[in-house]
Context: one part of a larger RNA
RNA sequence: CUGGGCGUAAAGGGCGCGUAGGCGGAUUUGUAAGUCAGAUGUGAAAGCCCUGGGCUUAACCUGGGAAUGGCAUUUGAAACUGCGAGUCUAGAGUGAAGUAGAGGGUGGCGGAAUUUCCGGUGUAGCGGUGAAAUGCGUAGAUAUCGGAAAGAACACCAGUGGCGAAGGCGGCCACCUGGACUUCAACUGACGCUGAGGCGCGAAAGCGUGGGUAGCGAACAGGAUUAGAUACCCUGGUAGUCCACGCUGUAAACGAUGAGAACUAGCUGUUGGGGCCCAUGAGGUCUCAGUAGCGCAGCAAACGCGUUAAGUUCUCCGCCUGGGGAGUACGGCCGCAAGGUUAAAACUC
Numbered sequence: 001c002u003g004g005g006c007g008u009a010a011a012g013g014g015c016g017c018g019u020a021g022g023c024g025g026a027u028u029u030g031u032a033a034g035u036c037a038g039a040u041g042u043g044a045a046a047g048c049c050c051u052g053g054g055c056u057u058a059a060c061c062u063g064g065g066a067a068u069g070g071c072a073u074u075u076g077a078a079a080c081u082g083c084g085a086g087u088c089u090a091g092a093g094u095g096a097a098g099u100a101g102a103g104g105g106u107g108g109c110g111g112a113a114u115u116u117c118c119g120g121u122g123u124a125g126c127g128g129u130g131a132a133a134u135g136c137g138u139a140g141a142u143a144u145c146g147g148a149a150a151g152a153a154c155a156c157c158a159g160u161g162g163c164g165a166a167g168g169c170g171g172c173c174a175c176c177u178g179g180a181c182u183u184c185a186a187c188u189g190a191c192g193c194u195g196a197g198g199c200g201c202g203a204a205a206g207c208g209u210g211g212g213u214a215g216c217g218a219a220c221a222g223g224a225u226u227a228g229a230u231a232c233c234c235u236g237g238u239a240g241u242c243c244a245c246g247c248u249g250u251a252a253a254c255g256a257u258g259a260g261a262a263c264u265a266g267c268u269g270u271u272g273g274g275g276c277c278c279a280u281g282a283g284g285u286c287u288c289a290g291u292a293g294c295g296c297a298g299c300a301a302a303c304g305c306g307u308u309a310a311g312u313u314c315u316c317c318g319c320c321u322g323g324g325g326a327g328u329a330c331g332g333c334c335g336c337a338a339g340g341u342u343a344a345a346a347c348u349c
Base pairs, nucleotide, nucleotide: 003321004320005319006318007303008302012317014201015200016199017198021194022193023192025088026087027086028085029084030083031082033081034080035077036076037075038074039073040072041071042070049065050064051063052062053061054060091191092188093187094186095184096183097182098181099180103177104176105175106174107173108172109171110154114150115149116148117147118146119145120144121143125136126135162169163168206247207246208245209244210243211242215241216240220236221235222234223233258316259315260314261313262312263311266294267293268292269291270290271289272288273287274286275285276284277283298305299304322349323348324347331342332341333340334339
């Protein structure tokens, strides 16, 4: 390289938009680049292979043939691919009418709880643990009642429920805004799929500037435990957690399963639509889109997957190629830094 692979053995890019490229629905007609057939020329000789001949054989020499996988010119074919022209509606999209939703952004509002402060009542404890102690408290704590302030998070509803491309999203209201699904079949007429580079989004932690800080809480301090205890437990507590703007760009970013399309037994639950039927009820039935449980065929090393495939096929991208060294060094690019990304080799088993 070919081949074989990528749920768990090595291997799906964290996710999207999209450039080049690759691939692409039905039908008519033209063309003849690819494709196919014929002819001609060329494809030196030697060698290899086949078959004859010559040295007594052989090596060796020599005649003929084949081969030379190819290229060029020319004549023809027109199914398929390409290209040109035309038509179509099943893909894709638009439109009309509806539906559900923690989808996103901004602003406002609410109650419970916690802590602190002020005031009242009240007195000796509170707190904490396996047991304690540090800690708090007669300068009046804990408990309880009233008032005030602040920040953060939104109990119940709540659901193998919903929405989103992924990360993710949960109190209520308003405004701005993205997507999905269903029905109708009016319109466009292949406008599609994928997508190297590229661009954007991207949990937590972390970084920069400014704010905020109730609770929690790395670091840190103290108390315990212990042989020790730089821990687990306890009392405190700073960054941080929150907001604005900017950066970082990673994760067990997981369904450890790339995207799109078609086909291949069923049963059950559930979410959101639609049609029909008895129209007597939360009814029956059919269907579309999602989401779960089981299961036939098939697949699989097994586990298991099984119309939401890991089944049967097609198109495109990414990735793997024994373990360690190593996701490291060096170099490049990016970053304020932390670091990220691309990514070896010696050596060794």
Small-subunit ribosomal RNA, central domain from an uncultured Gammaproteobacteria bacterium, 349 nucleotides, folded computationally. The RNAcentral record of the full RNA draws on SILVA. The prediction has a mean pLDDT of 89.